About this RNA: Model confidence (mean pLDDT): 81 of 100. A computed fold for a 545-nucleotide part of an RNA from a marine metagenome, annotated as small-subunit ribosomal RNA, 5' domain.

Context: one part of a larger RNA
RNA sequence: GAAUGAACGCUGGCGGCGUGCUUAACACAUGCAAGUCGAACGAGAAAGAGGUUGCUUGCAACCUUGAGUAGAGUGGCGCACGGGUGAGUAACACGUAGAUAAUCUACCUUCAAGCCUGGAAUAACUGUUCGAAAGGGCAGCUAAUACCGGAUAAAGUUAGUUGGCAUAAGUCAAUUGAUGAAAGAUGGCCUAUCCUUGGAAGCAAUUGUUUGGAGAUGAGUCUGCGGACCAUUAGUUUGUUGGUGGGGUAACGGCCUACCAAGACUGCGAUGGUUAGCUGGUCUGAGAGGAUGAUCAGUCACACUGGAACUGGAACACGGUCCAGACUCCUACGGGAGGCAGCAGUGAGGAAUUUUGCGCAAUGGGGGAAACCCUGACGCAGCAACGCCGCGUGAGUGAAGAAGGCCUUUGGGUCGUAAAGCUCUGUCAACUGGGAAGAAAUUAAGAUGGUUUAAUAGAUGGUCUUAUUGACGGUACCAGUGGAGGAAGCGCCGGCUAACUCCGUGCCAGCAGCCGCGGUAACACGGGGGGCGCAAGCGUUAUUC
Numbered sequence: 001g002a003a004u005g006a007a008c009g010c011u012g013g014c015g016g017c018g019u020g021c022u023u024a025a026c027a028c029a030u031g032c033a034a035g036u037c038g039a040a041c042g043a044g045a046a047a048g049a050g051g052u053u054g055c056u057u058g059c060a061a062c063c064u065u066g067a068g069u070a071g072a073g074u075g076g077c078g079c080a081c082g083g084g085u086g087a088g089u090a091a092c093a094c095g096u097a098g099a100u101a102a103u104c105u106a107c108c109u110u111c112a113a114g115c116c117u118g119g120a121a122u123a124a125c126u127g128u129u130c131g132a133a134a135g136g137g138c139a140g141c142u143a144a145u146a147c148c149g150g151a152u153a154a155a156g157u158u159a160g161u162u163g164g165c166a167u168a169a170g171u172c173a174a175u176u177g178a179u180g181a182a183a184g185a186u187g188g189c190c191u192a193u194c195c196u197u198g199g200a201a202g203c204a205a206u207u208g209u210u211u212g213g214a215g216a217u218g219a220g221u222c223u224g225c226g227g228a229c230c231a232u233u234a235g236u237u238u239g240u241u242g243g244u245g246g247g248g249u250a251a252c253g254g255c256c257u258a259c260c261a262a263g264a265c266u267g268c269g270a271u272g273g274u275u276a277g278c279u280g281g282u283c284u285g286a287g288a289g290g291a292u293g294a295u296c297a298g299u300c301a302c303a304c305u306g307g308a309a310c311u312g313g314a315a316c317a318c319g320g321u322c323c324a325g326a327c328u329c330c331u332a333c334g335g336g337a338g339g340c341a342g343c344a345g346u347g348a349g350g351a352a353u354u355u356u357g358c359g360c361a362a363u364g365g366g367g368g369a370a371a372c373c374c375u376g377a378c379g380c381a382g383c384a385a386c387g388c389c390g391c392g393u394g395a396g397u398g399a400a401g402a403a404g405g406c407c408u409u410u411g412g413g414u415c416g417u418a419a420a421g422c423u424c425u426g427u428c429a430a431c432u433g434g435g436a437a438g439a440a441a442u443u444a445a446g447a448u449g450g451u452u453u454a455a456u457a458g459a460u461g462g463u464c465u466u467a468u469u470g471a472c473g474g475u476a477c478c479a480g481u482g483g484a485g486g487a488a489g490c491g492c493c494g495g496c497u498a499a500c501u502c503c504g505u506g507c508c509a510g511c512a513g514c515c516g517c518g519g520u521a522a523c524a525c526g527g528g529g530g531g532c533g534c535a536a537g538c539g540u541u542a543u544u545c
Base pairs, nucleotide, nucleotide: 001545002544003543004542006541007540008539009538010537013391014390015389016388017387018386019384020383021349026347027346028345030344031343032342035077036076037075040074041073048065049064050063051062052061053060054059055058084302085301086300094226095225096224097223098222099221100220103219104218108215109214110213111212112211113210116150117149118148119147125140126139127138128137129136130135156179157178158177159176160175161174162173163172164171165170184207185206186205188203189202193200194199195198228274229273230272235265236264237263240262241261242260243259244258245257246256247255277299278298279297280296281292282291283290284289304325305324306323307322308321327338328337329336330335355381357380358379359378363377364375365374366373367372394424395423396422397421404415405414406413407412428486430481431480432479433478434477438472443467444466445465446464447463448462450460451459452458489534490533491532492531493530494515495514496513500529501528502527503526504525510517511516
């Protein structure tokens, strides 16, 4: 000099964009942070509205609607994403380059094939019962895209045989045996058929479901190289190193197991210890390098502590389950409940770090055919000079160089064109009025022509028109009103180092980054005047180069 997620002191006008528990991975009150689908399924309130009847004339009963609504349940998809933290980890964790002839992949896209026929339950519910509660038990009833059979079997899987290719493990092709799937729902139409005047069947449409191939995406596993410190850590290892058989996995492998061999690593640092998430980057520096890893992005690990599996395409799962532990809470003492390193917020710790805000309008995500619902992701607002950037605190003129302060050799000098005065301007702030972009979609209605079709219905996608959607926010911005009005401090002035005098003090009080000042004229202490530097900041402290 530059820098910081900074803190402290004094001071403080406005705006834009960022940033904000670096300490206790300490403990947490309260609210919210993951739901959704009635176009999979069976049941199902209430308020309100309308009608009928009865009469006691404002009540009762019944019916319709409310309504596939509320609140529950079965089932599907999601909850493995998104969000947080950096404790652990010196490791194929990360970075980079590869391998997978050793692998899997829900949803999505595309291609091909199929969607036939049966069955038994169970929740909800009803009854009963145990318990303070949390939560159960027993009996009965019922449905499905829930569950379980059978048929079909293209493709697939598996086993055998044959052939080609390959050094081999294998791979490709043909063939045989075995195995091997499903689920419907929605609205529309009435030409021919049946009953009959809108239904059945049928038809076509949409969507979903089943199987397989391919793609896409995501993931698993393995390998080379790379980057911390300590040798006052020198030897380490027994599933250890390799082989064979078996098991296990989606998959290779001591991953596991039985047997066999005795190996494997190490001075190019094994083993042990200390510290630490890693990277893109960030800071500094002419560079080489050094320091660092907040925000943003990629990745890993973790979710009160330790362990375990279940479900699933994917977890050994932050707001899932089970076991153990510590802690907190409830209890009728028998037993139960909980996990903010999600967003706010509280206590504690600390030099130190914000609102228990608004909205799903946008972007993105989950569910749904859609409408829509959910979303503390996100978009915004609030607080903080914490940082960067921008603007302002006025401009011109004005000498009797006013008053006043300070200094003085008492002549004057200086603050100083500074002020006052005069002439202007109107940024910002204040008030008044106007007032955006961010919105395009989706959807609905209408029009139009195309496709499908028996159909002018329905469906589908194309074009056009109209309607609808803004948290921020009456915000940005614009115009007007008035009038210099509301807006300057902080540090320093002995040398380094830009800037000097007076008074007070008298080795005292004090200063100080280093050298050093102060013991009676202190440019170094304290105050006044003056000056220098930066400026809504200025200094100090800490840390890095």